[in-house]
Context: one part of a larger RNA
């Protein structure tokens, strides 16, 4: 002199530190008392807080039992100790208030256990059964030996009050007048090839050169004729989503019910808000403190909340987070002492 585990500390008692993180304390599902807010009336709740506890002798009373007797037990009376759930194991610190999640449950085997997932209930779309979805090239096969009170897939997250406007974009759903619009395909036509009738000039004739009809045939060309989609006409948000500016105005000022205007599909309603959301901001007031960027209530110019990517509350409940306190303490102030092992010196 270091680490590693332990044990004790004078005064003080969190001043440590992001943070009471590690200890420590106190309580220890026995017994008798006594228990508040609030609440979904179950709860909160062992709330909180007090008090007793060991051994000897007595025993009202209770329950069983026909009795003998058994088990419980208020109370009296007596011993002993510093101490009586007297060791040892083992075994919740508590209270006050916010934010999230309702709960129990489930996750990142092996740096995240949570406000994240799941959940019940809530809703919205699809599904008529050889169902829709799913797996398979296909037979098939789950769905389901089920049959809309049943399957599927999306959001949303107990429960209580509620859930506003906008259908202009986009998405789905229906529609069917017009417009667009493919390929096969039908009919027709033009060109090229190639038969057949009939016939005109020419020419003795072979022949050459037209004209009409009528057929074939071409991966050639064009025209008409056809779907659904899309253009169009509606609907439809617990579908994607999206919910405005300027300027003026009242008997002090200040504001701004109110009034012009300009733009749009429509201009953000309840109810909440410097929030897990406020940049400016340590906003401004109040409360706690001797002092509070944090916290709790209010306030609202919300840079840039908002209603099921739900808003707003909310008993209970959480190894979840934030402030505040009572007890305790080597976390501190601010060290020190001792034990037991390791390494290091030294032998």
């Nucleotide at each position: 002199g270091u680490g590693u585990g332990c044990u004790c500390c004078a005064a003080g008692g969190a001043a440590c530190u992001c943070g009471g993180c590690a200890a420590a304390a106190a309580a220890u599902c026995g017994g008798c008392c006594g228990u508040a807010c609030c609440u979904u009336c179950g709860g909160a709740a062992u709330a909180a807080g007090g008090c007793c506890u060991g051994c000897c002798c007595u025993a009202a009373c209770c329950u069983c039992g026909c009795a003998a007797g058994a088990g419980g037990a208020a109370g009296g009376g007596g011993c002993c100790g510093c101490a009586g759930c007297g060791a040892a194991a083992g075994u919740a610190u508590c209270c006050c208030u916010g934010g999230c999640g309702a709960c129990u449950g489930u996750u990142u085997a092996c740096c995240a256990a949570a406000a994240a997932c799941a959940c019940a209930g809530c809703u919205c779309c699809c599904u008529g059964c050889g169902a829709a979805c799913u797996c398979g090239u296909a037979a098939g096969a789950g769905g389901a030996u089920g049959u809309a009170u049943a399957g599927g897939g999306g959001g949303u997250g107990a429960c209580a009050c509620u859930u506003g406007a906008c259908c202009a974009a986009u998405g789905c759903c229906a529609g069917a007048a017009g417009g667009u619009c493919a390929a096969c395909c039908a009919c027709g036509g033009a060109c090229g090839u190639u038969g057949c009738a009939c016939u005109g000039u020419c020419g003795c004739a072979a022949g050459a050169u037209g004209g009409u009809g009528u057929g074939g045939u071409g991966a050639u060309u064009u025209g008409u004729g056809u779907a659904a989609g899309c253009c169009c006409u509606g609907g439809u948000g617990a579908a994607u989503g999206u919910c405005g500016g300027c300027g003026a105005u009242a008997a002090c000022u200040a504001u701004a019910a109110u009034c012009g205007u300009c733009c749009u599909a429509a201009g953000g309603u309840a109810g909440c808000g410097a929030a897990a959301u406020u940049c400016c901001u340590u906003g401004u007031c109040u409360g706690g403190u001797a002092a509070g960027u944090u916290c709790a209530g209010a306030c609202g110019c919300g840079c840039a909340c908002g209603a099921a990517u739900a808003g707003u509350g909310u008993a209970a409940c959480g190894a979840c987070u934030g402030g505040g306190g009572a007890a305790c303490u080597g976390u501190c102030u601010c060290g020190g002492a001792g034990c037991a092992c390791a390494g290091c010196u030294c032998g």
The part of an RNA shown here (large-subunit ribosomal RNA, domain IV) has 347 nucleotides and comes from a Candidatus Adlerbacteria bacterium.
The coordinates come from a structure-prediction model, not an experiment, and the mean pLDDT is 83.
NCBI's taxonomy places the organism under Bacteria, Bacteria candidate phyla, Candidatus Adleribacteriota.
It matches the Rfam family "Bacterial large subunit ribosomal RNA". Clan: LSU clan.
RNAcentral holds the full RNA, with entries from ENA.